A computed fold for a 165-nucleotide RNA from Streptacidiphilus sp. ASG 303, annotated as c-di-AMP riboswitch aptamer (ydaO/yuaA leader).

RNA sequence: GCGUCCGGACCGCCGAGACCGACCUUUGGCGACAGGAGCGGGGGAACCAGGUAGUCCGCCGCGCACCUCCCCGUGCGCGGCUCGGGGUGAAGCCGCCACGAGCGGCCGGGCCACCUCCCGGCCCGAACCCGACAGCUCACCUCGCAGGCGUCGGAGAGGGACCCC
Numbered sequence: 001g002c003g004u005c006c007g008g009a010c011c012g013c014c015g016a017g018a019c020c021g022a023c024c025u026u027u028g029g030c031g032a033c034a035g036g037a038g039c040g041g042g043g044g045a046a047c048c049a050g051g052u053a054g055u056c057c058g059c060c061g062c063g064c065a066c067c068u069c070c071c072c073g074u075g076c077g078c079g080g081c082u083c084g085g086g087g088u089g090a091a092g093c094c095g096c097c098a099c100g101a102g103c104g105g106c107c108g109g110g111c112c113a114c115c116u117c118c119c120g121g122c123c124c125g126a127a128c129c130c131g132a133c134a135g136c137u138c139a140c141c142u143c144g145c146a147g148g149c150g151u152c153g154g155a156g157a158g159g160g161a162c163c164c165c
Stems, first nucleotide, its partner, number of pairs: 011150004019036002024031001038145006048135001058081009084133001085130004092106005107125006114159004118154002
């Protein structure tokens, strides 16, 4: 000087996923936990919205009851499923295409290092969950606080912060 491995620290990005933190652990540090905290989500009145129905709600299995026994059928309960519906999220709609993949349009989201606007550029439009069921919603109830990464082009205007004298 180079390469590999392990651990720690600093800066920054997506995201709600900042921060504080005893007992414990250790030579020490880091770490981690109960808890706090703030941030985020769901359920949940009136009013409003929605519906006007004669049939009102999906599928499978089991049990019980009714139906004179059986079959069929009906009701209730339990368990499972997802095509209906719903939720978190930017992650949707439409068209073309031989289903699909894919393509196109509209629309939605992120980054380019103080903030806002402008120009330009680079990208994303996934995934998971609930389980026939939920509009909004005071009180109230309840859940999560993970995971994954590494950008740095220009000009002008305005605003703000920090440091030094």

Annotation
Its Rfam family is "c-di-AMP riboswitch aptamer (ydaO/yuaA leader)". From the family's description: This family represents a conserved RNA structure found upstream of the ydaO and yuaA genes in Bacillus subtilis and related genes in other bacteria. The coordinates come from a structure-prediction model, not an experiment, and the mean pLDDT is 75. Of the family's consensus pairs, 96% are formed in the model.